Small-subunit ribosomal RNA from an uncultured bacterium, 1462 nucleotides, folded computationally. The prediction has a mean pLDDT of 85. It matches the Rfam family "Bacterial small subunit ribosomal RNA".

[in-house]
RNA sequence: GAGUUUGAUCCUGGCUCAGAACGAACGCUGGCGGCACGCCUAACACAUGCAAGUCGAACGAAGCUUUACCUUCGGGUAAAGACUGAGUGGCGGACGGGUGAGUAACGCGUGGGAACCUGCCCUGUAGUAAGGAAUAACGUCUGGAAACGGUCGCUAAUACCUUAUAAUACCCUCUGGGGGAAAGAUUUAUCGCUAUAGGAUGGGCCCGCGUUGGAUUAGGUAGUUGGUAGGGUAAAAGCCUACCAAGCCGAUGAUCCAUAGCUGGUUUGAGAGGAUGAUCAGCCACACUGGGACUGAGACACGGCCCAGACUCCUACGGGAGGCAGCAGUGGGGAAUCUUGGACAAUGGGGGAAACCCUGAUCCAGCGAUGCCGCGUGAAUGAAGAAGGCCUUAGGGUUGUAAAAUUCUUUCACCUGUGAAGAUUAUGACGGUAGCAGGAGAAGAAGCCCCGGCUAACUCCGUGCCAGCAGCCGCGGUAAGACGGAGGGGGCUAGCGUUGUUCGGAAUGACUGGGCGUAAAGAGCACGUAGGCGGUUGACUAAGUCAGGCGUGAAAGCCCCGAGCUUAACUCGGGAACUGCGCUUGAAACUGGUUAACUUGAGUCCGAUAGGGGAAAGUGGAAUUCCUAGUGUAGAGGUGAAAUUCGUAGGUAUUAGGAGGAACACCAGAGGCGAAGGCGGCUUUCUGGAUCGGUACUGACACUGAGGUGCGAAAGCGUGGGGAGCAAACAGGAUUAGAUACCCUGGUAGUCCACGCCGUAAACGAUGUGUGCUAGACGUCGGAAGCUUGACUUUCGGUGUCGCAGCUAACGCAAUAAGCACACCGCCUGGGGAGUACGGUCGCAAGAUUAAAACUCAAAGGAAUUGACGGGGGCCCGCACAAGCGGUGGAGCAUGUGGUUUAAUUCGAAGCAACGCGCAGAACCUUACCAACCCUUGACAUGGGGAUUAUGGAUUACAGAGAUGUUUUCCUUCAGUUCGGCUGGGUCCCACACAGGUGCUGCAUGGCUGUCGUCAGCUCGUGUCGUGAGAUGUUGGGUUAAGUCCCGCAACGAGCGCAACCCUCGCCAUUAGUUGCCAACAGGUAAUGCUGGGAACUCUAAUGGUACUGCCGGUGAUAAACCGGAGGAAGGCGGGGAUGACGUCAAGUCCUCAUGGCCCUUAUGGGUUGGGCUACACACGUGCUACAAUGGCGGUAACAAUGGGAAGCGAAAGGGUGACCUGGAGCCGACCCCCAAAAACCGUCUCAGUUCGGAUUGCACUCUGCAACUCGAGUGCAUGAAGUUGGAAUCGCUAGUAAUCGUGGAUCAGCAUGCCACGGUGAAUACGUUCUUGGGCCUUGUACACACCGCCCGUCAUACCAUGGGAGUUGGUUUCACCCGAAGGCGGUAGGCUAACCUUUUAGGAGGCAGCCGACCACGGUGGGAUCAGCGACUGGGGUAAAGUCGUAACAAGGUAGCCGU
Repeated sequence: GAGUUUGAUCCUGGCUCAGAACGAACGCUGGCGGCACGCCUAACACAUGCAAGUCGAACGAAGCUUUACCUUCGGGUAAAGACUGAGUGGCGGACGGGUGAGUAACGCGUGGGAACCUGCCCUGUAGUAAGGAAUAACGUCUGGAAACGGUCGCUAAUACCUUAUAAUACCCUCUGGGGGAAAGAUUUAUCGCUAUAGGAUGGGCCCGCGUUGGAUUAGGUAGUUGGUAGGGUAAAAGCCUACCAAGCCGAUGAUCCAUAGCUGGUUUGAGAGGAUGAUCAGCCACACUGGGACUGAGACACGGCCCAGACUCCUACGGGAGGCAGCAGUGGGGAAUCUUGGACAAUGGGGGAAACCCUGAUCCAGCGAUGCCGCGUGAAUGAAGAAGGCCUUAGGGUUGUAAAAUUCUUUCACCUGUGAAGAUUAUGACGGUAGCAGGAGAAGAAGCCCCGGCUAACUCCGUGCCAGCAGCCGCGGUAAGACGGAGGGGGCUAGCGUUGUUCGGAAUGACUGGGCGUAAAGAGCACGUAGGCGGUUGACUAAGUCAGGCGUGAAAGCCCCGAGCUUAACUCGGGAACUGCGCUUGAAACUGGUUAACUUGAGUCCGAUAGGGGAAAGUGGAAUUCCUAGUGUAGAGGUGAAAUUCGUAGGUAUUAGGAGGAACACCAGAGGCGAAGGCGGCUUUCUGGAUCGGUACUGACACUGAGGUGCGAAAGCGUGGGGAGCAAACAGGAUUAGAUACCCUGGUAGUCCACGCCGUAAACGAUGUGUGCUAGACGUCGGAAGCUUGACUUUCGGUGUCGCAGCUAACGCAAUAAGCACACCGCCUGGGGAGUACGGUCGCAAGAUUAAAACUCAAAGGAAUUGACGGGGGCCCGCACAAGCGGUGGAGCAUGUGGUUUAAUUCGAAGCAACGCGCAGAACCUUACCAACCCUUGACAUGGGGAUUAUGGAUUACAGAGAUGUUUUCCUUCAGUUCGGCUGGGUCCCACACAGGUGCUGCAUGGCUGUCGUCAGCUCGUGUCGUGAGAUGUUGGGUUAAGUCCCGCAACGAGCGCAACCCUCGCCAUUAGUUGCCAACAGGUAAUGCUGGGAACUCUAAUGGUACUGCCGGUGAUAAACCGGAGGAAGGCGGGGAUGACGUCAAGUCCUCAUGGCCCUUAUGGGUUGGGCUACACACGUGCUACAAUGGCGGUAACAAUGGGAAGCGAAAGGGUGACCUGGAGCCGACCCCCAAAAACCGUCUCAGUUCGGAUUGCACUCUGCAACUCGAGUGCAUGAAGUUGGAAUCGCUAGUAAUCGUGGAUCAGCAUGCCACGGUGAAUACGUUCUUGGGCCUUGUACACACCGCCCGUCAUACCAUGGGAGUUGGUUUCACCCGAAGGCGGUAGGCUAACCUUUUAGGAGGCAGCCGACCACGGUGGGAUCAGCGACUGGGGUAAAGUCGUAACAAGGUAGCCGU
C1' cells in the first nucleotide's frame, strides 16, 4: 500500500496478501565452473581403523651384524655399528579437536581493582661439592581361563636419599637469629641442572553497570549477616571451625518455578526497535551418569586413576574389559545433513642437539543445485506471413521471423599436445590440476510456476454443488476467464514452486508513534502511605547536563577507498565506524542538593450567610386496615368479559369511638445539600462541610496517589423485636392449543427498628482528580458592592439552556469541554469460549475479588444514510368499511380445475393477478396424446448430376382399415427461343450437404401480456450543504381528482407521469339531401311519403361553435381555491372510452411468432385408420334455471338499438302440432332479407311440491355433415327428480348505475347457459372515517436489506471436537527428618611392618607405612510434605454441524417497554 464486516457510507477493529532472509525440507526439472556450507532431531547406542607421542646426546639389559680373542666347536669374552620392541627416567598427554547437556550465574559483555601463581622462553646474579641406599627391566620358582600378578635373586641412571656450601639474593622471625639446592651427557664446544631478581606469556580472585518470562511464586535466610581467635589456600574472603552479637536480602520484585550457554555478530527495519546466536572468532561449561582425589608449572584431567550406578562385551563363573559430544563410518531417531579418501608438500603443534618421528589440527580431493556468484544452451538474414495446432462473426486472426532455408561463430563441454605459481638451493598430497596452443561440429545442454480480484497475464472444450480448487474474499447446482485438458499469454530461469520459521508491512503494545461519552477501555466514592511531580528571588555546590583531552572499545564482519584471481562471488591492504565504559580539565543556564529570604498556591483567624448534609430524642395530622357499637338490607367486589372471594351467623354503604404500623399530600422548582451511595411532616440537642466579606498570622506546608483504610442503593444473610399497607414463593379463579405468565381473589418471607455481616448495580454525565488559559447570550440559587433604586450595573461561588472558535468517525461537546496545555493515577488491545475454569484471598452462606487456556469464527462493533416494515403517530384517498340493492355458499344442470382412472385421458395457467383461462366454438379434421400399419433427402426450402417435357382435372376396376400400390377412359399439353433440352419452370431417379421437431430450458432471451394502478408519483442538470453514503429541489402553510395550483424557502430550472390535445354521447349552427325525412303546396288511395315536389323538422355525416370559476355574493393571506347564486342543453374534470411514468413480482408465455444453447435424425421427423382430450366414489371455482303471485299460463298487440348477409341473408305464398320442408321475389344493402323485440297491458290460477320447477328417462322425428355409437343441436308426445330462499363465510354495485328484459355479432358445416356488443324498463342508500382491506405523503423506532412470509433465543435429540471436576493410579522435579555410609583427602592411633638419617649399632631412636578409629560425603533406603505432567469409570458446562423437536424470549409500543444488580 491492497483485499475483506454494509443495500451503500464513514470510522473502529481483527484476519489475509505483496518484500527480504534461511545450516532448511518436499515436488517437478537439471549443462559447466568458482567460492562457501552440510545431524537444527537421540548430551541415543556404538562394530572397525586411525586421532599423542617422542628422546639411545639421561639409564641398564636383550636381540641382530661385523671384527678380534678363546673354545669342550654347542658356544663364550671384548670392542664397534646401525636398527628393533619392551623397561627405568625426562618432556609432552591441561595444547590442538568435539559438543551445548547443565548454567539466570561475576557465567558472559564492558570498565575498573589488589591479596596471587606462572613449565618451556628472554635478560641478569650466584652456583653445579662429597657421598649413599634401592628398584624395574632381567633371571628362578610359582598363581590365574584371562586381565594381571606373587616369592626370591642381580643391576643402572639427569630416578631416590643424606651431608656440605648459601650472595648485599630468597624464606621464616620475637629482628637476637634460624632455614633450605643441584645432574649429568658427550668430547672440546655445547646442551643441561640448582638458587634468585626482573620481563614476557598464560592463569586464579574481587567489584560497578548490563544480561528472558511468570506475583495464579510475597516473604526468604542459621554459616545465614557481621565480629574475634584459629585453621586453610598460590592468593582476599564464613573458604572452614569455635565463640559472641542478631543480623542480612526483598514490590527498584528477594525466594520459587519455567526457559536459555554468553558475546563479536547474523537477519529484518527509514530509524528506534524486533527476532536470532549455524559456519568464522573470543569466553564459559561438559566428556556414559554421580562422587573423589592423585600427579603436575598448570587438571580435580575427552582418547589418566579410584569408587558407586546403568548399559554393552569376554569368561574355564572364580573374575575381568569398555566409554566416538576427535576423523571417517554403523544402527536408531527424523522432513532432513557427506567419504570407513590422499598427504604431512604448505601453515601450525609435541618430542629431539639434530636427522627425524608423530599430528583425522591442517592442506587437499570426493559426495550434495544446500546457498552466493559467473557462463552457456547460438548469431545474422529470412513472408509464400508455409504446414500443423488453437480460435473464428467463416472474412479471417494467432502461434510468428518463430520454423524451414541461406550465411557465420565456437564461449562451455569433448579430443590431441604443452604445462605452471604455490618452494628457499631441496621436498608438491592437490595434479598432468589451472592456464596456453591446436582440432571437429550448431553440434552435447530448458525448465518450473502462474493467468477471477488483490496481481503481470484469456479463450475453447470437458464436468455439472459432482470431481475438484482455495493465501484472503470466494469459485463449481448445463453457456465456469476460479475445477480438469488444450491453444495462447505473463513471470522467473539451472532453476522454479510449495511448506516451515523470522522481521517487515502492523502507528495491531504507539520511546520515536495509539487510545478510554456512544466502537475494547475512568476503579462506585473518598481519605491517605511509598513513589512521581511541584510557586517567586538570591548565594554556594557540581550528582544529572554540556564541552575539550586521554585510555579502552580483540580480530573478522558492515561501510568507504584501493589491490589480486579474465569478471563477479571470494580474498588482501588502508581508512572510517564501533552511537559504550573509565579517567581528567573546564562551564553553571536548567533539574537536583545545601542555605538565606518572599507571598500570589495552601492553610489559620475574625465577621456574616444558605441548606431535605449527618446522628439521637420527642411530637403531629390525613389516609389504609382491624376491632366495638348504632342505622340499614341484599347484594358487594372485581374484570375486556367473568369467576375464585366476602355477605341473611347481617356484608357493601354510612355514623361514632378505639387499636396499631408504615409513609409524610399541598409547599416542590431545569430549586437546595452531600465525596459518592443518597437526603423531604414538625420541635429540640449534638455535629461535618461549603460560600461571601475583612486581610491579622504561617511561609510552599501544594497536587496526585500503587498497596492500605473507610464509606457504599436495593436484594440477601445472622440474632432479637415489630408487622397496618404492599408483596417474591405458594394457592385458587380466568385467559389460552398450552399458560408453571401477563389479568383477578387471597397470601408468607421481605419491606420497618436495633446490632452485626455482605460489598455488588445501566453504583451513569456510560465522561478519574487537580491547576491555568480560550467569544458571548438568556434563566435560576447563595453572598457582596455601587448608584441613576431599576425589567439596573459590577463581582464571587453553585446549578441549567443555547451558542463562536476549536475538537470529533459522526452523533455531538463547547468556561460545569469531549477545546488548548501541564502533573499523577486507573484501564484497553478482534468476536466467541468467559468475567468462566483452576489456584489464592475475603465471606456464616449466597457469593465477591484476582483471573487464564484449549478450541472456534472472519468478522463482532460505533455513528450516520436510503429503503422496507411496525398489533408507532399524524394527514388523506378508494364500493375499503358503514348505509342500501341484488347475489354466491344449499338444489338440478352447464362449464373449467383438482383428484382418481386410463393404452391415452396432449400441454400450459396456480393467492389477489390459475380455475366459462390459452379454446371467437375437440364427432373426422383440429390434435400436439394413445394403439396399430406405412415412408426415410423426406409433407416443406436451397444447391449438384441424370432422365423427361410438361402437367393439371375428371374417371374405371382390383387389393387394403386407410395411407398406399397397380390399372381403365376422356379433356388439357408452360414461357422465352438464336430451334440446340439452349434458358427459366415442372415431374421422376441418384448421392450428399441438409430439411423437420407443439422435443428441453420463460431461471439464457426478444417481443407481447398481467399486476401494484389511471395510484400520483419517478427522476435529471447546475448550484448549495455533508469527509462520505447522501441531502436539498420533491420538505413546510393552504388547496386539488392530481408533485393540481398558490405562498414561503439555497435553491433555480427541466424531463417522464397528471391535466389538455384524440374518439364518442349530450345542445346549437353551417354544408349536403338518397336508399333516410314529410311542415307547407298539389295529386292519388280502403290505408300508407304512395307520387309530384320540398330542404323546414327528424335523421344521416362532415365542419364548426358552446363551459372559461367567465359573472355576482361570501370565506380565505388581498393568493390558489372553496361555498352559494344567476344565466345556460350542459357548471366547476359535464358522462363514457382510448391513453398505463420510474419500477416491482427471475410474474406469464420457447404450444402464436422470433431466437441462443442442448437433444432426436429409418425417428422425439412425416402419413393413415381407429380411439382419446367428452372417463367419474369425490372436492372447489364461474355460471344458467328455479324454488314462485312484483309469479305461472292464456290472450291481445304497442314501443328499440347495435349489427350481419353471396359456397350468403332468404321475402311472399303453400305444407307440417312443431323442429322444419317446398318455394324462390328482392338484396353485394340508410333501398331487400335476417326482424318476431321482450318485459309492458288484459284475463285466469290462490299458496299447494302446485297450472311452481323443469332434471332424468322412453318413443317418434327434424337439421347440419363423407359420417352424429363412443360424442352434436333441435322438435313433438309422454315421464315430472332435487328444490319451499340456502350454515360459517363471501362477491358486485353510487345513476341512466344496480336490478330486470329481450336483441345482435364473432367463431362456425352443425353446436353457447360462455364471450363481445346493443337498446327497453329503471331503483335504494352514503350519518360518517372508529374499525377491516389496499394505497399516497410527513414523522418516529429498528438488531430487517432475500427487506416481517424479515431477523432471532433457549431446552431437548444426533454426530464430532477441545476442555473443567473426578474415587484413584503412574511418573518426574524438589524439600524435611532419620538410617546406611564406597572411594577419597583430613584428623587420631598404630601393640603389626619398615633400605637411605642418627646413636653408646646382636639393637634402639627419628621418620614413614599397613591396619584400626573418627567427622565429612556420592549412591542407596524409610517416612512425611510441596509441585508438575500422563491416564481415569462417571460427570459439568462449552464449541461446531444438515432442511430435526418444542415453544416464541429479544429487535417495531416485538404485541406485558427493555435493561442492570440481587